Context: one part of a larger RNA
Molecule: small-subunit ribosomal RNA, central domain
Organism: lake water metagenome
């Protein structure tokens, strides 16, 4: 390279937008680049391959045939390409609807918590397996009132909904993205994928400035223990929060790339639409989109998957090729740093 693969054996990029490239709907005309057919030339000999023959066989040797290629030329026109014309089933736009923790900003609310002050009140509180450290007669814990502060939003809440993923949950307002359903008015293939590239990207961490109630790495003390640099307890600083700027990694998981088509059903649930019925609302039936469970065919080493495929096919991208050394060294790029990305070999089994 070919081949075979990527849920769990090695292997799907964290996610999107999109460049080049690859691939691409229906009808028709032309062309003849690909394609197919014929002809001519060339393709040194040896070698290779097939057949036959000669050395006793074989190696070896000889004879005959032959492959593929290139160039020119004459044709064919189904398919692909190219050019033209048209179409509407893909895609997009328009109009009408309803749903949603989708995003950004501002404002507001109650519960809880801690602190401060004041009242009542007195000897304990707290904590644990049991204790102790700790707090408390300078009046704690408990309880009542007032005030301040920061963070998070009980119930609703649901295999619920939304988002490309990360993720998103009190209420209101403003701005704003997307999806879905129905109509079938418009455009007329405008599509799919996507190497590089660009953007987004939990937590932790970093820089500058704020903020700091609770929680809590580090740290201190008390226990436990043979020891206890832990698990338990009392404290407690970074951090957690906000603004701006970095970092760019996760079991970033559905361990399952994106898109399209096809292939029995059953049963929940969410958002629509249509029908039947009715005074009306339910109920019932059909259908589209999402989200679960069960299951036929089929698939699988099995587990299991099974119209939300891991089934049957197509297009494009990423990735794998024995274990360790190693996601390391070196180099390069990125970063303030921490480090990240790319990524070997010797050696060894």
């Nucleotide at each position: 390279c070919u081949g075979g693969g990527c849920a769990u054996a090695a292997a799907g990029g964290g996610c999107g937008c999109g460049u080049a490239g690859g691939u691409g709907g229906u009808u028709u005309u032309u062309u003849a680049a690909g394609u197919c057919a014929g002809g001519u030339g060339u393709a040194a000999a040896a070698a290779g391959c097939a057949g036959c023959a000669g050395c006793u066989c074989a190696a070896c040797u000889g004879c005959u045939g032959u492959u593929c290629g290139c160039a020119c030329u004459u044709g064919a026109a189904a398919c692909u390409g190219a050019a033209g014309a048209a179409c509407u089933a893909g895609a997009g736009a328009u109009c009408a609807g309803g749903a949603g923790a989708g995003g950004a900003a501002a404002g507001c609310g109650g519960a809880a918590c801690u602190c401060a002050c004041a009242g009542u009140g007195u000897a304990g509180c707290g904590g644990u397996g049991a204790a102790a450290u700790g707090c408390g007669u300078a009046g704690a814990u408990a309880u009542u009132g007032u005030g301040a502060g920061g963070a998070a939003c009980a119930c609703c809440a649901g295999u619920u909904g939304c988002g490309a993923a990360a993720g998103c949950g009190g209420c209101u307002u403003u701005c704003u993205g997307g999806a879905c359903u129905g109509a079938a008015u418009c455009u007329g293939a405008c599509a799919c994928u996507g190497a590089g590239g660009c953007g987004c990207g939990a937590a932790a961490g970093c820089g500058u400035g704020g903020g700091g109630a609770g929680c809590a790495a580090a740290c201190a003390g008390g226990a436990u223990u043979a020891g206890a640099u832990a698990c338990c307890c009392u404290g407690g600083u970074a951090g957690u929060c906000c603004a701006c700027g970095c970092c760019u990694u996760a079991a970033a998981c559905u361990g399952u790339g994106u898109u399209c088509a096809c292939u029995a059903g059953g049963u929940g649930u969410a958002g629509g639409a249509g029908g039947u019925a009715u005074c009306g609302a339910c109920c019932c039936c059909u259908u589209c989109u999402g989200u679960g469970c069960c299951a036929c065919a089929g698939a699988u080493a099995a587990u299991u998957c099974g119209u939300u495929a891991a089934g049957u096919g197509a297009a494009c991208c990423g990735c794998c090729u024995g274990g360790g050394a190693a996601g390391u060294a070196c180099g390069a790029c990125c970063g303030c740093a921490a480090g990240g990305u790319u990524a070997a070999a010797a050696c060894u089994c």